[in-house]
The part of an RNA shown here (large-subunit ribosomal RNA, domain IV) has 351 nucleotides and comes from an activated sludge metagenome. The RNAcentral record of the full RNA draws on SILVA. Rfam family: Bacterial large subunit ribosomal RNA.

Context: one part of a larger RNA
């Protein structure tokens, strides 16, 4: 010097990213408990009081003598003065600094994000707002079902659409709008364009024949081949967004100003509706007003000028729940002002 563990004068979060640690609380009784609220809870709300031992007295339990009842007469049931045991209430007395006297034993409130909720996870730096969850939709599947499988077997199921598979969202409340041009999916099938094949016009090679030659040049073999006949598919026409996935711009106007219900005007498949809103989304930005603070980039509440909100990639509430994240505030403290001092232990130093 470093570790564990104590203890502390006055202050009490001044520490620090942050009360991280620590400390406070702590058991049973009994009183007595707000907002909210899915009437279940929130609650152990928060706040409070009592607690040893002596000893009096009260009911009460239990035991079951004596005694009494009762019948089925038993080792029988029920009542049960007294006795004994028990806890418990209600007086009194008392010790101590302290009576749940060691030792185990909630620290609390407000407010807000995300998430419903119990649950799962990164085994060995992440336990969350990430997954999953009950609901809720959409789609495929009529049974040799779809799906899943390397053949076969098998699963799906000894199930049958109130059953299984796939995707998406995620309690619950109130809701979920517009747009089918594009991609995808699904219906349709007239025309367009189309593959193997079918067809087999014509063209090359050979060469019997023919001709003086040059050369034509049948049948066969062989090489090539143009119409013309060919599905699905693709174009094409339709549907369809809790399918992918999209939801505008400039310009003018109101008898101060300001703004614009209102007009014009381009372009779009169609121009973002309710709702939210500097937000886990705001670049400008510590927007601006309010609140809390002596002082507040955080935090709550409003505005709305949404760099770049938005409606099952769900929107908006939302009790309850959480080793979540954010701010506040009691109470409590060596986290701090500012550090000491004790113990063990371990380095170090003599021997």
């Nucleotide at each position: 010097g470093c570790g564990u563990u104590g203890c502390g004068a006055a202050g009490g979060a001044a520490c620090u990213c942050g009360g991280c640690a620590a400390a406070u609380u702590a058991a049973c009784a009994c009183c007595g408990u707000a907002a909210c609220u899915u009437c279940g809870g929130a609650a152990g709300a928060a706040g409070g009081u009592g607690u040893g031992c002596c000893u009096g007295c009260g009911g009460c339990c239990g035991u079951g003598u004596a005694g009494g009842g009762g019948c089925u007469u038993g080792c029988c049931c029920c009542c049960g003065a007294g006795g004994c045991g028990g806890a418990c209430g209600c007086g009194g007395g008392u010790u101590g600094c302290a009576a749940u006297a060691a030792c185990c034993a909630g620290g609390c409130c407000c407010a807000g994000g995300c998430g419903a909720c119990u649950g799962u996870u990164u085994a060995g730096c992440a336990a969350a707002a990430a997954c999953a969850c009950a609901g809720g939709a959409c789609u495929c599947u009529g049974c040799a079902a779809a799906g899943u499988c390397g053949a076969a077997a098998a699963c799906g199921a000894c199930g049958u659409a109130u059953a299984g598979g796939g995707u998406c969202u995620g309690a619950c409340g109130c809701c979920u709008g517009c747009c089918c041009g594009g991609u995808g999916c699904u219906g349709g099938a007239a025309g367009g364009u189309u593959a193997a094949g079918g067809a087999g016009a014509g063209g090359g090679g050979u060469c019997a024949g023919c001709g003086c030659a040059a050369g034509c040049a049948a049948a066969g073999c062989u090489c090539u081949g143009a119409a013309c006949c060919g599905a699905a598919g693709c174009c094409c026409c339709a549907g369809u967004a809790a399918a992918c996935g999209g939801c505008g711009g400039c310009c003018g106007u109101a008898a101060c100003u300001a703004u614009a219900a209102c007009g014009g005007u381009c372009c779009u498949a169609a121009g973002g509706u309710a709702g939210c809103g500097a937000a886990a989304u705001u670049c400008c930005u510590u927007g601006u007003c309010g609140g809390g603070u002596a002082a507040g980039u955080u935090c709550c509440g409003a505005c709305c000028u949404g760099c770049a909100u938005g409606a099952a990639u769900g929107g908006c509430g939302u009790a309850a729940c959480g080793a979540u994240c954010u701010g506040g505030g009691c109470a409590c403290u060596g986290u701090c002002u500012c550090c000491g001092c004790a113990a063990c232990g371990c380095g170090c130093u003599c021997g």